[in-house]
RNA sequence: AGAGCAGGACAAAUGACCGCUGCUCUGCCUCGGGCAGAGGGGAGGAAAGUCCGGGCUCCAUAGGACAGAGCGCUGGGUAACACCCAGUCCCGGUGACGGGAAGGAAAGUGCCACAGAAAACAGACCGCCCUCGCGGACAUCUCGGAUGUACGGGGGGUAAGGGUGAAACGGCGAGGUAAAAGCUCACCAGUCCCAUCGGUGACGAUGGGAGCUCGGCAAACCCCGCUCGGAGAAAGACCAAAUAGGGGAACGCCUGAGGGUGGUCCGCCCGAGUUCCCGGGUAGGUCGCUCGAUCCCGCCGGUAACGGCGGGGCUAGAUGAAUGGUCAUUGUCCCGGCAUUCGGCUCUUGCUGGAUUCGGGAAACAGAACCCGGCUUAUGGCCUGCUCUAACA
RNA sequence: GGGCCGUUAGCUCAGUUCGGUAGAGCAGCGGACUUUUAAUCCGUUGGUCGUGGGUUCGACUCCCGCACGGCCCACCA
Repeated sequence: AGAGCAGGACAAAUGACCGCUGCUCUGCCUCGGGCAGAGGGGAGGAAAGUCCGGGCUCCAUAGGACAGAGCGCUGGGUAACACCCAGUCCCGGUGACGGGAAGGAAAGUGCCACAGAAAACAGACCGCCCUCGCGGACAUCUCGGAUGUACGGGGGGUAAGGGUGAAACGGCGAGGUAAAAGCUCACCAGUCCCAUCGGUGACGAUGGGAGCUCGGCAAACCCCGCUCGGAGAAAGACCAAAUAGGGGAACGCCUGAGGGUGGUCCGCCCGAGUUCCCGGGUAGGUCGCUCGAUCCCGCCGGUAACGGCGGGGCUAGAUGAAUGGUCAUUGUCCCGGCAUUCGGCUCUUGCUGGAUUCGGGAAACAGAACCCGGCUUAUGGCCUGCUCUAACA
Repeated sequence: GGGCCGUUAGCUCAGUUCGGUAGAGCAGCGGACUUUUAAUCCGUUGGUCGUGGGUUCGACUCCCGCACGGCCCACCA
């Protein structure tokens, strides 16, 4: 210098002017309200997607079974999680480092297209070997028969070799055999079992044993383990306004319809009306509502996530929905110019880096809607640490 | 604010069950018939399966993220 990896903090600052929206105080008026003035508050790291997990509210203080859904290495964190931290193993990368829905395929079922002999369980298309003279042919002889040879056929053994595929039933060598083969042996790879050591554990290391060699897919059904009741602030509570508190259908009035917010059954509770359709009316207000697993600082414990203690702070609560605009100065970055100055290469010109100065320009993604913890996605420049490559010293 | 679906040829839709390499109708193109056109008949073209990853030998199909489009939810009696 180039290429890359990981992490952190920020989301420009100050002032003036003009606005927007709540709150408090004061004053005035035509006083359940309106107007004016003053003071003070007013978006985010993702407020987003609504993908997970909770709080809160209502329905049994949320019950049982089945079905269904989700999760799945180990240990820890947490209110909880599919999140986070630390580790194990595997995979990717030269590396910094990154990724992993990572239980079970030696419970069962299923699938593995095309190609190939064969695709999951040992089976045999070609081949190799043995055998039967069974067939025709040829050769020889002791010639109407016998023997031998290659070919074809029947019976049997074998899986070394074939080259297809994503995947081929351990690899290689020696022995062995009619030909072969873990059939046997040495070495290597894997699996299972046992023991010792280390670790809380996943697991790792070492040693021994068994020829055990057993394909892949569970983000296929499934099995095992764990978790899960439903609905969501349009939850829910109260007040006000208005109307035709209307019409029809179905089921029921205790032998009980129906309801208790996705399915089925049981249980429990409520129960005289309920459900649906047509038609009608209102679309206003108050609470919920923002103090909370809260934020900042310090100390302590812990590798860390996080927890504990102490001190301090209050930091939007709007509802067709506010939080903005202009100007000036400063800061950051980029581009260009000129001059000065400090370096490096070269040493004649020249090339190049930093600082000062002048002019111009840029600043993203995006906007709370009950509240938190995460994840994911969008997005701007800045800072720190680390890795690789090349050159120079 | 909350809940739920969809995306396959120019258009409308199958295929997703249980993964094996995507089809129908209309439209388009060529031919036949006809004096010509339409209709009819025959043949034929046309697809990154919305997009980016993952699982798998292999993905329209299974899983995850994103984009785009659509639908439904107030109260009173």